[in-house]
Molecule: c-di-GMP-I riboswitch aptamer
Organism: Methylophaga sp.
RNA sequence: GAGUUCAAUGGCCAAACCUAGUGUAAAUUGGGGACGGAAAGUUACAGAUCUUAGUGUUAUUAAGAUGGCUGAACCGCAUUA
Numbered sequence: 001g002a003g004u005u006c007a008a009u010g011g012c013c014a015a016a017c018c019u020a021g022u023g024u025a026a027a028u029u030g031g032g033g034a035c036g037g038a039a040a041g042u043u044a045c046a047g048a049u050c051u052u053a054g055u056g057u058u059a060u061u062a063a064g065a066u067g068g069c070u071g072a073a074c075c076g077c078a079u080u081a
Base pairs, nucleotide, nucleotide: 012037013036017032018031019030020029021028022027035068041074042073043072045071046070047069048066049065050064051063052062053061
């Protein structure tokens, strides 16, 4: 120096729920709150799930949502053994 690794230190994020808003909706933003997370950081490329509209007659198209659904890509902190 590189890789692996959450032991330790310093920290980080924030489920459900409550509340104020946005959106037809899925859902999302701010505040509170911690179930958990070693990438629970970013990305909607592929799959999956969900919503809306249309068409169709049960199949398909378009737009959208979900990164704390999976894969993948990129980036980051520490450095015991």